[in-house]
RNA sequence: GGAGCCGGACGGGCCGUCGCCGCGGAGCACAUCCGGGGAGGAAAGUCCGGGCUUCACAGGGCAGGACGCUGGGUAACGCCCAGGAGGAGCAAUCCUCGGACAGCGCCACAGAAAGCAAACCGCCCGGAAUGCGCAAGCCUUCCGGGUAAGGGUGAAACGGUGGGGUAAGAGCCUACCAGUCGUCGCGGCGACGCGGCGAGCUUGGCAAGCCCCGUCUGAAGCAAGACCAAGUAGGGGAGCGGGCCGGCCCGGCCUACGCUCCCGGGUAGGUCGCUGGAGGGCACGGGCAAUCGUGCCCCUAGAGGAAUGACGGCCGCCGCCCGCUUCGGCGGGCGGAACAGAACCCGGCUUACAGUCCGGCUCCCAUC
Numbered sequence: 001g002g003a004g005c006c007g008g009a010c011g012g013g014c015c016g017u018c019g020c021c022g023c024g025g026a027g028c029a030c031a032u033c034c035g036g037g038g039a040g041g042a043a044a045g046u047c048c049g050g051g052c053u054u055c056a057c058a059g060g061g062c063a064g065g066a067c068g069c070u071g072g073g074u075a076a077c078g079c080c081c082a083g084g085a086g087g088a089g090c091a092a093u094c095c096u097c098g099g100a101c102a103g104c105g106c107c108a109c110a111g112a113a114a115g116c117a118a119a120c121c122g123c124c125c126g127g128a129a130u131g132c133g134c135a136a137g138c139c140u141u142c143c144g145g146g147u148a149a150g151g152g153u154g155a156a157a158c159g160g161u162g163g164g165g166u167a168a169g170a171g172c173c174u175a176c177c178a179g180u181c182g183u184c185g186c187g188g189c190g191a192c193g194c195g196g197c198g199a200g201c202u203u204g205g206c207a208a209g210c211c212c213c214g215u216c217u218g219a220a221g222c223a224a225g226a227c228c229a230a231g232u233a234g235g236g237g238a239g240c241g242g243g244c245c246g247g248c249c250c251g252g253c254c255u256a257c258g259c260u261c262c263c264g265g266g267u268a269g270g271u272c273g274c275u276g277g278a279g280g281g282c283a284c285g286g287g288c289a290a291u292c293g294u295g296c297c298c299c300u301a302g303a304g305g306a307a308u309g310a311c312g313g314c315c316g317c318c319g320c321c322c323g324c325u326u327c328g329g330c331g332g333g334c335g336g337a338a339c340a341g342a343a344c345c346c347g348g349c350u351u352a353c354a355g356u357c358c359g360g361c362u363c364c365c366a367u368c
Base pairs, nucleotide, nucleotide: 001364002363003362004361005360006359007358008357009356010355012315013314014313015312016311017310018309020038021037023035024034025033026032040339044350045349047348048347049346050345051344052221053220054219055218064217065216066215067214068213069083070082071081072080073079084097085096086095087094088093098212099211103210104209105206106205107204120151121150122147123146124145125144126143127142128141129140131138132137159177160176161175162174163173164172178202179201180199181198182197183196184195185194186193187192225272226271227270228269235263236262237261238260239259240258241257242254243253244252245251279298280297281296282295283294284293285292286291317336318335319334320333321332322331323330324329
C1' cells in the first nucleotide's frame, strides 16, 4: 500500500420568530403572564420472552402448540456467553445442531436398478443354430445361468488400496487404512476426546412429511382493567294523593297517573392505570465471558383523532463550477444530507438506514 473479517460509537451544532402537547408558579379563572420539559437506534415488524390486569382453575392424564448438542447467565426466552461435534475458507472468521437398526411414507430428471437393492453394456460357464477352418478352434445370433471388479446414469448406486482366491467375480479370505458397534482404561461437571482389545459389522438421504423421546405450556390483552358519575333515559322500593272493589271504614288491587324521598346498575363524560424502571454511566471486587455484587453519580415525552412543527440566520460536512495559489490550500456561487416517527412498560430477535468516526484481528505485496 492492497484485499478481507469482527466489534463499538454517532446519526449535524448554536440562535431568533410564530405555533402545538404536558408540568410548576402568579391569578377568581379553561383568560393572560413567567419559568422549564417534549421521539429512536431502530420509536418499525408485532416474531419470541416477562412484568401488570381481568377471567377461568380440586387432583391426575390425554390432545394441541413451541423448543431441542453440553455447561452457564437471566425475571424469562426461540436470547446471550463459554465449550463440543460436523461443514466452508490459506487465514481472521462464519454456518449448522435430539432420534433414520421403533414404525409408516417420500426420493424429481436420468438410469437396467433409488432400498427385504438392481443384470443395460461388459466379463464368465453351459447348450443350440448358421458360417469359416484338415484340425485345435473362431465369428455372428439365440436360450439358460453366474457375476456388482469395469463402463454408462444420477445429488446419491451398499467402504478404499495391495495380495490371495475364482470359470469370471465378490469382505469370499487376508494385511493396512477409514468408519460403525461392543467393551475396558484415562481425561473432562458435561457434550465429548484420546488410547487398548474384540466383531468383516460396512447399515444411503429427508424428521421444515407423519412420527418417537425429553423439556416447557390456562386464555385474553391498557380498546387490559379500576373508580366517580349527567340527562325532559330507564329500573326497584317507601310515603302521601288518585282510580276500582255498589255508600262508608278496615283491608286488598291498579297505575305508559301526580308529588316527595331513598336505593342500586349503568350510557355520555371525567379521573386513575401512565411512566423511575429486572433503568443507565463510572469505579472497585468475583467470573475466560455473558453477567453478578457493592459504592457514587445521572435521569425527567405522556397524547387520547392523538403534541413533538414551520420559517429564517450563522457555523460545520459532502459534491460541482469559477477565480487565486508558495500546490499545503484559500475565497465566492449553486446544490445535497438517510431509514424512519413514541401510545402500558421492560428484555431480546429480525428488518431498514445518506454519511462519519474508533478499536481489534487475518492474508498478500514492497521497503528497512
A computed fold for a 368-nucleotide RNA from a Deltaproteobacteria bacterium, annotated as Bacterial RNase P class A. A source record names the gene rnpB. Lineage of the source: Bacteria > Pseudomonadati > Myxococcota > Myxococcia. RNAcentral holds the sequence, with entries from ENA. The coordinates come from a structure-prediction model, not an experiment, and the mean pLDDT is 78. It matches the Rfam family "Bacterial RNase P class A". Gene Ontology terms of the family: dimeric ribonuclease P complex, tRNA processing and ribonuclease P activity.